Model confidence (mean pLDDT): 85 of 100. This is a predicted structure of a 105-nucleotide RNA (SAM riboswitch aptamer (S box leader)) from a soil metagenome. The RNAcentral record of the sequence draws on MGnify. Rfam family: SAM riboswitch aptamer (S box leader). From the family's description: The SAM riboswitch is found upstream of a number of genes which code for proteins involved in methionine or cysteine biosynthesis in Gram-positive bacteria.
[in-house]
RNA sequence: CUCAUCCAGAGGAGCAGAGGGAUCGGCCCUGUGAAGCUCCAGCAACCACCAUGCACCGAUGCAUGGCAGGUGCUAACGCCGACAGCAAUCGCGCUGGACGAUGAG
Numbered sequence: 001c002u003c004a005u006c007c008a009g010a011g012g013a014g015c016a017g018a019g020g021g022a023u024c025g026g027c028c029c030u031g032u033g034a035a036g037c038u039c040c041a042g043c044a045a046c047c048a049c050c051a052u053g054c055a056c057c058g059a060u061g062c063a064u065g066g067c068a069g070g071u072g073c074u075a076a077c078g079c080c081g082a083c084a085g086c087a088a089u090c091g092c093g094c095u096g097g098a099c100g101a102u103g104a105g
Stems, first nucleotide, its partner, number of pairs: 001105006011040005019029003023082004041074003046070002049066007078099001083096004
């Protein structure tokens, strides 16, 4: 840089000791213990691998299922909003984008 996904799901212990939820605003979480590190457990199924089917001369591609080796994740929809459009008028919504995260190349 490109592509895919982001309203599902899944936490305990030990060390540590004040922050954390990317940024900004809001709103939350947090000494009934934040970040970080370690161990164990779990969730999911992007990639890998396996099986079957279809296409193909084949390489390979696609679909479905399996598995759990490489990642990832385990408060709140990516916590909500931010920019644009639509709708609505005391009460909130919808869509797209930007930014971000993860995976693969």